RNA sequence: GGCCCCAUCGUCUAGCUUGGCCUAGGACACCAGAUUCUCAUUCUGGCGACAGGGGUUCGAAUCCCCUUGGGGCUG
Numbered sequence: 001g002g003c004c005c006c007a008u009c010g011u012c013u014a015g016c017u018u019g020g021c022c023u024a025g026g027a028c029a030c031c032a033g034a035u036u037c038u039c040a041u042u043c044u045g046g047c048g049a050c051a052g053g054g055g056u057u058c059g060a061a062u063c064c065c066c067u068u069g070g071g072g073c074u075g
Stems, first nucleotide, its partner, number of pairs: 001074007010028004020058001030046005051067005
């Protein structure tokens, strides 16, 4: 240099070749409350994300292009 893969809440992850409503869902963590003599457990509620830019489309996390970062194969 060429080709391929990956990037979503603090962490892990579903959704991505079915493009569509309904809050982008779940687990853990964190915060508040209930329960308890206290802690833990349990229960209820809350918090919080589509790497960046552009395009296609009535509509994009999802399709296309570029960039950034990470990984792999290869000259």
Predicted 3D model of a 75-nucleotide RNA (transfer RNA) from a Candidatus Omnitrophota bacterium. The sequence was found in a public genome assembly. The source organism's lineage runs through Bacteria, Pseudomonadati and Candidatus Omnitrophota. Its Rfam family is "tRNA". It is annotated as a transfer RNA. Its mean pLDDT, the model's own confidence on a scale to 100, is 80.